[in-house]
Parts: sequence; C1' cells; structure tokens
RNA sequence: AACCCAUCCAGAGCGGCCGAGAGAUCUGGCUCGAUAACGCCGCAGCAACCACCCGACUUGCGGGACGGUGCUACCGCCAGGACCGAUGGAAA
Repeated sequence: AACCCAUCCAGAGCGGCCGAGAGAUCUGGCUCGAUAACGCCGCAGCAACCACCCGACUUGCGGGACGGUGCUACCGCCAGGACCGAUGGAAA
C1' cells in the first nucleotide's frame, strides 16, 4: 500500500514567483480566472485528528495550543453516477 475507524453545510489571507486554465473523476449545471485564477514558496491565521498540559473522573467530557499533520472561494460548489474521493488515526 490494502483492510479498518473517525470526520467532511462551522472557522481562517496577505506577499513573492509563474502564466492558462481551475473548482478530484464522468454527464448536466453553477462559479473562479490576464484587475493573474490553479500551482509553488514565505509569513500569518483557523481548527483541535495525533502527541502534550490542566480540571473534573474514566473506552468518555471540558479547557489550553509549544510540537506532528491538515486546512484558509462557493456544503467534498450543486444534482445524479462509481472498485467515489480527501484528511487524520491505526496498522505495516
């Protein structure tokens, strides 16, 4: 890797580089984008999955936020579809 578990209508943007598509995939729609999207890097922030700390006390709850991930247009953009996907944990 596969399998398994949890979550996916809350929240959080600026700067630099690049230069044409992007919002995972198919169909249909709706959006974002040369006033520079998407992506990459830096910084900042959000959140609280893991680790850690505190309080009650016990497979769990509340608070915190230095560390490991993640995330920061639109409900995973919407509807339908499929060995759906993504993230974290666990396992190896």
A computed fold for a 92-nucleotide RNA from Arthrobacter sp. NIO-1057, annotated as SAM riboswitch aptamer (S box leader). The organism belongs to Arthrobacter, within Bacteria. It matches the Rfam family "SAM riboswitch aptamer (S box leader)". Its family is annotated with regulation of gene expression in the Gene Ontology. The coordinates come from a structure-prediction model, not an experiment, and the mean pLDDT is 83. It was read from a public genome assembly, where an Rfam model found it.